Annotation:
The RNA shown here (c-di-GMP-I riboswitch aptamer) has 86 nucleotides and comes from Halonatronomonas betaini. Model confidence (mean pLDDT): 80 of 100.
RNA sequence: UAAAUAUUUUGGCAAAAUUACUGAAAGGUAAUGGCGCAAAGCUAUGGGUCUAAAGAUGGUUUAUCGAUGAUUGCCAGGCUGCGAUG
Numbered sequence: 001u002a003a004a005u006a007u008u009u010u011g012g013c014a015a016a017a018u019u020a021c022u023g024a025a026a027g028g029u030a031a032u033g034g035c036g037c038a039a040a041g042c043u044a045u046g047g048g049u050c051u052a053a054a055g056a057u058g059g060u061u062u063a064u065c066g067a068u069g070a071u072u073g074c075c076a077g078g079c080u081g082c083g084a085u086g
Stems, first nucleotide, its partner, number of pairs: 005086003012037002017032006035073001041079003045076003048071003055065003
């Protein structure tokens, strides 16, 4: 100096819930809030999961298929970052 691991400083992020906006929905954004997180930073690349609009098939007021939508705080990969001690 670099990597891994354990503890830890200064800090960082922000679950559920509520309100408002947005979206077909899943969900997202902002404020309050704080469950937790050493990458709970970025990335939708692979898998999983969620929704089912357009469309298709059938059927009469509904059913099935359907990601190109979403989820990074589901798992993994890629990129990047942080101070001290052992």